[in-house]
Molecule: Bacterial RNase P class A
Organism: uncultured Acidobacteriia bacterium
RNA sequence: GCUGCCGGACGGGCAGUCGCUGCCGUCGCUUGCGGCGGUGGAGGAAAGUCCGGUCUCCAAAGGGCGGCGUGCCGGCUAACGGCCGGGGGGGUCCUCACGGGCUCUACGGAUAGCGCAACAGAAAAGAUACCGCCUUCCGGCAACGGGAGGUAAGGGUGAAAUGGUGCGGUAAGAGCGCACCGCGGCGGAAGCAAUUUCGCCGGCAUUGCAAACCCCACGCGGAGCAAGACCAAAUAGGGGAGGAGGGGCGGCCCGUCCCGUUCGACUUCCGGGUAGGUUGCUAGAGCCGGGCAGUAAUGCCCGGUCGAGAUGAAUGACUGCCGCCCGCAAGGGUACAGAAACCGGCUUAUAGUCCGGCAGCUCUA
Numbered sequence: 001g002c003u004g005c006c007g008g009a010c011g012g013g014c015a016g017u018c019g020c021u022g023c024c025g026u027c028g029c030u031u032g033c034g035g036c037g038g039u040g041g042a043g044g045a046a047a048g049u050c051c052g053g054u055c056u057c058c059a060a061a062g063g064g065c066g067g068c069g070u071g072c073c074g075g076c077u078a079a080c081g082g083c084c085g086g087g088g089g090g091g092u093c094c095u096c097a098c099g100g101g102c103u104c105u106a107c108g109g110a111u112a113g114c115g116c117a118a119c120a121g122a123a124a125a126g127a128u129a130c131c132g133c134c135u136u137c138c139g140g141c142a143a144c145g146g147g148a149g150g151u152a153a154g155g156g157u158g159a160a161a162u163g164g165u166g167c168g169g170u171a172a173g174a175g176c177g178c179a180c181c182g183c184g185g186c187g188g189a190a191g192c193a194a195u196u197u198c199g200c201c202g203g204c205a206u207u208g209c210a211a212a213c214c215c216c217a218c219g220c221g222g223a224g225c226a227a228g229a230c231c232a233a234a235u236a237g238g239g240g241a242g243g244a245g246g247g248g249c250g251g252c253c254c255g256u257c258c259c260g261u262u263c264g265a266c267u268u269c270c271g272g273g274u275a276g277g278u279u280g281c282u283a284g285a286g287c288c289g290g291g292c293a294g295u296a297a298u299g300c301c302c303g304g305u306c307g308a309g310a311u312g313a314a315u316g317a318c319u320g321c322c323g324c325c326c327g328c329a330a331g332g333g334u335a336c337a338g339a340a341a342c343c344g345g346c347u348u349a350u351a352g353u354c355c356g357g358c359a360g361c362u363c364u365a
Base pairs, nucleotide, nucleotide: 001361002360003359004358005357006356007355008354009353010352012322013321014320015319016318017317018316020041021040022039023038024037025036026035027034028033029032043336047347048346050345051344052343053342054341055224056223057222058221067220068219069218070217071216072086073085074084075083076082087107088105089104090103091102092101093100094099108215109214113213115209116208117207130155131154132151133150134149135148136147137146138145139144163181164180165179166178167177168176182204183202184201185200186199187198188197189196190195228279229278230277231276238270239269240268241267242266245259246258247257248256249255286305287304288303289302290301291300292299293298323334324333325332326331
């Protein structure tokens, strides 16, 4: 320097013009609108809505069955399926080895029960013998063939073959015997624990599968800001009271027309709902800096700070200069993506840039 894996940070900058929107100040009137000025105005994922919570309403004595979820151990947290640390296991690299680095890991239980194990193979869980090996009998000069029996070392099948390696042993073999490893039981030591380690005993009895049923432990009421609360028009219904009149014909009288006096015109009050409006609504498990405790996640303390709150839904458009990429140049491009009550995570998308750790290769001294 390049490549790969893992982790972290950023994800265009400055200026101008014209707009949109919340708030503040001020002026004007038509009293909720307009002008002017100031100030704030998308993200690391605002996304998927997959987990967990705050908040709100509904439901709810308590318990059980059922259902769903989680699943090595310890810690953190408001909580979690998240995060941190540790253990076991797998992969890879270094090392003769011991051991170590990096990385991945849904990792409870298979002597509680039940079930399954395709194809191939002799045999797939207390069963077996295809080839082979060995003993013996018969036939044969022999090579060899056939029968009876022993065996599971070797070959072969399979994802998996009834512990592994070595020595002894044997007719050949076999935990048949022994040593080490593995496995199981008991005990000691270290550790909060998962687990590790040591000793003794057992010749091995115990194949695999639980993101199959199942067992064990723990957790879980439902719906969601279109939650929910408040104010409340016109019109048409509902209820109470009054009620014989009420209204039009440009102002008044006459006149006339319409509605009404059992089915009540008209006046007034009450109540529910709709449109519309207000609230919930953004000061919070907040952000920044420092200190302390802790390996860390995280917690505590001190100081500073306010960074959207719209609702048929603002956050935009254009121009100039600069940065980065492509191109000889002219020029072109600059990712993924857009808040909707809020917060903590996870997952997915993402051009490009920077930083750190580990490993490999290469170059220079």